[in-house]
RNA sequence: AGAGUUUGAUCCUGGCUCAGGACGAACGCUGACGGUGUGCUUUAGGCAUGCAAGUCGAACGAGAAAGCCCUUCGGGGUGAGUAGAGUGGCGAACGGGUGAGUAACACGUGGGCAACCUGCCCCUCGCAGGGGGAUAACCGGAGGAAACUCCGGCUAAUACCCCGUAAGCUUUCAGGGUCGCAUGGCCCUGAAAGGAAAGGUAGCUUCGGCCAUCCGGCGAGGGAUGGGCCCGCGGUGCAUUAGCUAGUUGGUGGGGUAAAGGCCCACCAAGGCGACGAUGCGUAGCUGGUCUGAGAGGAUGAUCAGCCACACUGGGACUGAGACACGGCCCAGACUCCUACGGGAGGCAGCAGCCAGGAAUCUUGGGCAAUGGGCGAAAGCCUGACCCAGCAACACCGUGUGGGCGAUGAAGGCCUUCGGGUCGUAAAGCCCUGUUGAUAGGGACGAAGGGCGAAGGGUUAAUAGCCCCUAGCCUGACGGUACCUUUCGAGGAAGCCCCGGCUAACUACGUGCCAGCAGCCGCGGUAAUACGUAGGGGGCGAGCGUUGUCCGGAAUUAUUGGGCGUAAAGAGCGUGUAGGCGGUUCGGUAAGUCUGCCGUGAAAACCUGAGGCUCAACCUCGGGCGUGCGGUGGAUACUGCCGGGCUAGAGGACGGUAGAGGCGAGUGGAAUUCCCGGUGUAGCGGUGAAAUGCGCAGAUAUCGGGAGGAACACCAGUAGCGAAAGCGGCUCGCUGGGCCGUUCCUGACGCUGAGACGCGAAAGCUAGGGGAGCGAACAGGAUUAGAUACCCUGGUAGUCCACGCCGUAAACGAUGAGUGCUUGGUGUAGCGGGUAUCGACCCCUGCUGUGCCGAAGUCAACACAUUAAGCACUCCGCCUGGGGAGUACGGUCGCAAGACUGAAACUCAAAGGAAUUGACGGGGGCCCGCACAAGCGGUGGAGCAUGUGGUUUAAUUCGAAGCAACGCGCAGAACCUUACCUGGGUUUGAACUGCAGAGGAAAGGCUCAGAGAUGAGUCCCUCCCUUCGGGGACCGCUGUAGAGGUGCUGCAUGGCUGUCGUCAGCUCGUGUCGUGAGAUGUUGGGUUAAGUCCCGCAACGAGCGCAACCCUUGUUCACAGUUACUAACGCGUAGAGGCGAGAACUCUGUGGAGACUGCCGGUGAUAAACCGGAGGAAGGUGGGGAUGACGUCAAGUCCUCAUGGCCUUUAUGUCCAGGGCUACACACGUGCUACAAUGGGCAGUACAGAGAGUCGCGAGACCGCAAGGUGGAGCUAAUCUCGGAAAGCUGCUCUCAGUUCGGAUUGCAGUCUGCAACUCGACUGCAUGAAGUUGGAAUCGCUAGUAAUCGCGGAUCAGCACGCCGCGGUGAAUACGUUCCCGGGCCUUGUACACACCGCCCGUCACAUCACGAAAGUCGGUUGCACUAGAAGUCGGUGGGCUAACCCGCAAGGGGGGCAGCCGCCUAAAGUGUGAUCGGUAAUUGGGGUGAAGUCGUAACAAGGUAGCCGU
Repeated sequence: AGAGUUUGAUCCUGGCUCAGGACGAACGCUGACGGUGUGCUUUAGGCAUGCAAGUCGAACGAGAAAGCCCUUCGGGGUGAGUAGAGUGGCGAACGGGUGAGUAACACGUGGGCAACCUGCCCCUCGCAGGGGGAUAACCGGAGGAAACUCCGGCUAAUACCCCGUAAGCUUUCAGGGUCGCAUGGCCCUGAAAGGAAAGGUAGCUUCGGCCAUCCGGCGAGGGAUGGGCCCGCGGUGCAUUAGCUAGUUGGUGGGGUAAAGGCCCACCAAGGCGACGAUGCGUAGCUGGUCUGAGAGGAUGAUCAGCCACACUGGGACUGAGACACGGCCCAGACUCCUACGGGAGGCAGCAGCCAGGAAUCUUGGGCAAUGGGCGAAAGCCUGACCCAGCAACACCGUGUGGGCGAUGAAGGCCUUCGGGUCGUAAAGCCCUGUUGAUAGGGACGAAGGGCGAAGGGUUAAUAGCCCCUAGCCUGACGGUACCUUUCGAGGAAGCCCCGGCUAACUACGUGCCAGCAGCCGCGGUAAUACGUAGGGGGCGAGCGUUGUCCGGAAUUAUUGGGCGUAAAGAGCGUGUAGGCGGUUCGGUAAGUCUGCCGUGAAAACCUGAGGCUCAACCUCGGGCGUGCGGUGGAUACUGCCGGGCUAGAGGACGGUAGAGGCGAGUGGAAUUCCCGGUGUAGCGGUGAAAUGCGCAGAUAUCGGGAGGAACACCAGUAGCGAAAGCGGCUCGCUGGGCCGUUCCUGACGCUGAGACGCGAAAGCUAGGGGAGCGAACAGGAUUAGAUACCCUGGUAGUCCACGCCGUAAACGAUGAGUGCUUGGUGUAGCGGGUAUCGACCCCUGCUGUGCCGAAGUCAACACAUUAAGCACUCCGCCUGGGGAGUACGGUCGCAAGACUGAAACUCAAAGGAAUUGACGGGGGCCCGCACAAGCGGUGGAGCAUGUGGUUUAAUUCGAAGCAACGCGCAGAACCUUACCUGGGUUUGAACUGCAGAGGAAAGGCUCAGAGAUGAGUCCCUCCCUUCGGGGACCGCUGUAGAGGUGCUGCAUGGCUGUCGUCAGCUCGUGUCGUGAGAUGUUGGGUUAAGUCCCGCAACGAGCGCAACCCUUGUUCACAGUUACUAACGCGUAGAGGCGAGAACUCUGUGGAGACUGCCGGUGAUAAACCGGAGGAAGGUGGGGAUGACGUCAAGUCCUCAUGGCCUUUAUGUCCAGGGCUACACACGUGCUACAAUGGGCAGUACAGAGAGUCGCGAGACCGCAAGGUGGAGCUAAUCUCGGAAAGCUGCUCUCAGUUCGGAUUGCAGUCUGCAACUCGACUGCAUGAAGUUGGAAUCGCUAGUAAUCGCGGAUCAGCACGCCGCGGUGAAUACGUUCCCGGGCCUUGUACACACCGCCCGUCACAUCACGAAAGUCGGUUGCACUAGAAGUCGGUGGGCUAACCCGCAAGGGGGGCAGCCGCCUAAAGUGUGAUCGGUAAUUGGGGUGAAGUCGUAACAAGGUAGCCGU
């Protein structure tokens, strides 16, 4: 520091996800040791048991028992002035726990108290005199189950009370001084009133008392500490909470408190708070800090520390220095327990522990040795605070599980291309070490203080006592622990996760969209590095993973540090309030700002320098930091504030000016429709074509007249005006704004603008007019599979006017307003200026508006570009992934429709923007092709042949499937072929190789059984080499490796092939352009059959294709002439190149020539090229063939062959016989033959080419009607044979008919091939003589030696050809042309397609499931208001009952004071009624999301087939 994921690819936007760190954690697997920390985050749920706050006899009275000793047996002593209890004092308000409540002066920080208190502690001054009456304990009695209570009697105090004394204390009054920010504080003087106390202990004592540097008491002043109250500032979610408030805000007077204050009360006034967020609701203890982060921030508030709050829930006070009190009291409530049923007791959010809850959190331990606290004079007692130990890998830190050598690279595992590789120096083995553990011995620091205390010192008459104190002695829970040492011995000590990318680490097997994985992208459908296992590897390591949460990455809420034309995002537009921001100059001030110093910012933490535990974690000390707040001194540039000026911003005045700017009134013509009349007659109208409709009752057309409503042609223009919406005939009236010019006036008066207010197209709404045309709804006619549409004929609301609503639009420049700045060019509108001119025009120039093109710059790109989307500033609005959804709920507005505001659950990993390359379009342009057109002949109808589908079958083997499967694989199924079926056999096998074993030559012949395979038997008899042991070849047998498979997968493959397409295309290098995908080149202008060539051009070149080179054919030449040829010469025949001969011709073979737009003319850019011509056998690639670019179709083929994997192995192999592939209601393709006279039949007669032939072709001759037979010459072929070519030509006949056409079908008889023609061959003869009379929709081929027509040959092959591959004979018609159909090429355009239109995709319905809304109701939480009732308690009143201290009194009694009781105010829980709000649930209901293959249609994306979209 980034990475993965949207696409075919790219850039951008944008979300999701990952890598990091952290934790009071939990879960899974695993687990050696130590140190230091940490450990109920959930139910502030409930708690058994024990302990957690007591202490003081030196404040006071009283005072046991057991035990022991003695005893006269009555008792005494000791225990012991002890224990325990009581009065009294201090403490119990600390310490410890928890975080429920609390949004608050609760907390933090900084101040204030002139408005306060402070026990214990410290300092200073002073005082402590006299007296009195009670009461608990105790004793006696009574009640009660208990808790406990009551009555009577005795007694003490540092308990209580009274009197005296007293101030510098308190209160009141008066006077003075001084200080302060207001109230006021402080000091001095005078007067009046009020108003204290307690003793104890030690010693001495003459018992009166004395004395102490002891402890305690009282008053006053001060300090310290702790607290109380007040204030500024700071830290939270919702505005779908906008108004809140009656003690409320203030005043006066009073009460209350330690103290200010509506804190409380009476009266008076009517205030107070709030958009800088009051009130309400939700959530929450706050902080130092902690985690994260570069920081700013964000999250958090365990342990430790500070503060607050609470103590079963609610209320209340008492005591006290301090509480409204965790281990106190009273009342109410819930709960638990005891009970004799009458009544009582209790409060672990103290330490342990239990139950429950939960994913989850410990011992009912030891000790007061240390630190700290309470009490005490002290010893000491108490202390679950604390110090320790225990449990838990919960966290951090440290240590170990060994070290060195060791290659036959052991065994074994795994993989393997079978060679090997790897685990791997790893192990074994050899040599060592001794951490830790085990064993044995030693053994701490933490202890200072306190106590005892010889000697010594002080006091004293004293060596007694007392006080001080040295040495010494005593005091440790942890703990026989840390630590040190001895011995033994590699011995006891390693796991977890991961290995497709991100992300470090790969193979095998299993599985087969199953089982499963998954953080995201995504893996798995038979070769899975992604599932499971194994081997290997990577990472971390006593841990490793997972889950959860927080921060980070995320600049993904953007202060640092983002955006808004098209990605989410500018409000439809204006006026303007608050607020924010604001020109220039001078002076003042010093709030902001800057700066020096002071205070504070607790400690701990953090950073840093040292130090202590062997290191570290941890701990100790010092320093830094603590960005903040307060005080004080200074500075004055900028901002603010105050005051004075200025004119450049803004505004006004004056003079001009353009305009569909607005409102009102009037008015005009054209057109449509309707009405009346005339002329006139059969149609009109409408459409793609029609029909509905109108019309003989007279339409349409045409002429004249009239009525009425609406809109204003031409002008008209990226012209004008307006803030936007919007504004269009003409005239008048009223009225707003702009621009230009002058530079006269005001003097910052400005900009923006949350709320607010106004305007706001169309549609719509209310009630009233109006209504010509148009025209939702509706009706009819068409179209269609349907057509609730598009088209047509009608037509109501509406459209128009006036009043009032609505308030939305794709209200768009998808671009908020304002100001300034930043090269230009060219139009246009308005108003000026200059030059020139008589003037106009032209030219130059200024301001304002409105367009286009473009520089810099900006931008993801497209694009924007002085009218910015550039560079800056100010203010407002808005955005933060897609869907759900602009929906629900709530609120506001509206008559309604609805508008504004505006979520969540759930769900997805994308949704998007711009551009690129393709593909596609019922987009466009250009151009080709038998593509259409023009022609000729067919197919589709018939019969037959053949292939296919289907059906059938035991099997009808398999494949091929639009073009590009279907006379295709098959160039030939009777057996064989053959892969299929039935049946019969066989298992190292029919064929192949190796090894081992035993044996034999191998082969061949014959007989029997059998359908055959096969089986049984039999005959014949034998090879080569030799060192004589044997070896080799061959054969069958047995065994073992392995064979075999036309079994599967053509979607694992090679090879081959089809197709687009013989279409003209497909690419590369370098350069250039672009962020990039890519582009350029290859586009453009011409031209071509052609990316063929030329020209131009940021391209220049090149490659694969095209063309040419090859074959063939057409002309010619040279050479060569046999088997071919024969002109001349000769021979010769009935005839004949038959023969001699020839090398001329034909022909054959080989090699050349020829054709290149070369020449001429024209056109063209002078090019390429085209047109015409000449010459030529041939002319513009002469004809034909071979030749098939990059690629597409997961095209075809595993059944040609090859081949991975899988399957099979007495069978899916192999052998054999028979059957099947030949079936047959049907359907389709491809053909043959026909339907006849351009023909059929018969007779005669002429002319080919190319092939084939020895297991062959087979002549002549003879036989048969024929197929064919007999026979065999010749020929391994320019020699012989197949071999008669046919159509044609000549002649005769048939005469339009189901025929002398046509030949199917069938019968009989034959021929040939073959082991064999039944299933199932071909052919022949005779007989039979079907359909068919030119073929519906539709569809095919062909552009010249072509179509058509005629025959011939060949491959395969025993035989079988209408098929296929070739050959020649005869030999046409037509092409105007490119609108249309099909296919293709190039350019361009649109796209939501990229599996690429056979694409994509929308909505209803049906099914399943999920969350949400509504809902008659119903259940609960919180809360407001009103009322009822009112415990305890404070306060107030009363107090007739009761009453020790003081007063009066001899006493009785009275007074004063107090108490009970009663009354009143306030008030908790409770109750009643009525609201608000939040939540749960609900028959039913509404839409929404999601879900491989459901239904209906086709809305959108291309002009998506009616352009789409927005509002209504």
This is a predicted structure of a 1512-nucleotide RNA (small-subunit ribosomal RNA) from an uncultured Actinomycetes bacterium. Its mean pLDDT, the model's own confidence on a scale to 100, is 85. RNAcentral holds the sequence, with entries from ENA and SILVA. Its Rfam family is "Bacterial small subunit ribosomal RNA".